[in-house]
RNA sequence: CCGUGCUAGGUGGGGAGGUAGCGGUGCCCUGCACCCGCAAUCCGCUAUAGCGGGACUGAAUUCCCACUCGAGGAGCGUGCUUGUAAGGUCUGAGGCCGGUAAGUAGCGUUGAGGGCCGGGUCCUGCGCAAUGAGAAUCUGUGAACCGGGUCAGGACCGGGAGGUAGCAGCCCUAAGCGGACACUCUCAUGUGCCGCAGGGCGGCCCGGCCGGAGCAGGCUGCCGGAGGGCGCUUGGAGGCCCGUAUUCGACGGUGGGUGCACGG
Numbered sequence: 001c002c003g004u005g006c007u008a009g010g011u012g013g014g015g016a017g018g019u020a021g022c023g024g025u026g027c028c029c030u031g032c033a034c035c036c037g038c039a040a041u042c043c044g045c046u047a048u049a050g051c052g053g054g055a056c057u058g059a060a061u062u063c064c065c066a067c068u069c070g071a072g073g074a075g076c077g078u079g080c081u082u083g084u085a086a087g088g089u090c091u092g093a094g095g096c097c098g099g100u101a102a103g104u105a106g107c108g109u110u111g112a113g114g115g116c117c118g119g120g121u122c123c124u125g126c127g128c129a130a131u132g133a134g135a136a137u138c139u140g141u142g143a144a145c146c147g148g149g150u151c152a153g154g155a156c157c158g159g160g161a162g163g164u165a166g167c168a169g170c171c172c173u174a175a176g177c178g179g180a181c182a183c184u185c186u187c188a189u190g191u192g193c194c195g196c197a198g199g200g201c202g203g204c205c206c207g208g209c210c211g212g213a214g215c216a217g218g219c220u221g222c223c224g225g226a227g228g229g230c231g232c233u234u235g236g237a238g239g240c241c242c243g244u245a246u247u248c249g250a251c252g253g254u255g256g257g258u259g260c261a262c263g264g
Stems, first nucleotide, its partner, number of pairs: 001264006009057003012030004020046005034054005063257006072248003075244003079240004084235004090231001092230001096225005102220003106215002114210008122199006128192002130189006137180005147172004155164003
């Protein structure tokens, strides 16, 4: 130096969490790297830190160490943001109420505000009209018999002349049922540009007199008040970007290190 066979070792790793601590199952990141059994009301261990059993590889591109790169995770911090609890106007905003009258719009010497007088609207009484109903009046119809007049026929009385009662028909009426109704009377009222008298706080409308310049508060502005809890302040919970000379850190890269036996 080469070949053969063994052994140590290896056959994923990391983060958070959990734990006195270590590892696993579970979650997350990276990645492709054996199998079976146990395991979150946990499973197995003790700084030599999974336990039990089996298989493969095996002294080096594969094992160990150092450095480096850096996926990803955790911590801390500024800013932004979501929702929550408390405060309550914090020289922010808006709404409501009250006041003011600087501006604007409006009314006003064709007379403001104010004062006085009268009338209406309103109430009561009386009346009138209207409307409705009824009555009177006029008219139509209307009684088999129990209304009237006239009463054919027939009936009765009489010797006769004549007379009596009286149905139907016709005419006129009563009760009743309709129609008309300009005029008259009675009653009634959710009617009235009606009349008379009396009453009448306030509002509104109309008219007149005195008087002589303001009135009003719509909009903007200004002042004040109460309230809400939009903004704001504070506390804690979460998310996102960024930062970090806080920390862990896979894969990768570089360098170094590391057995035994036999044979040639």
Molecule: Bacterial large signal recognition particle RNA
Organism: Actinomycetota bacterium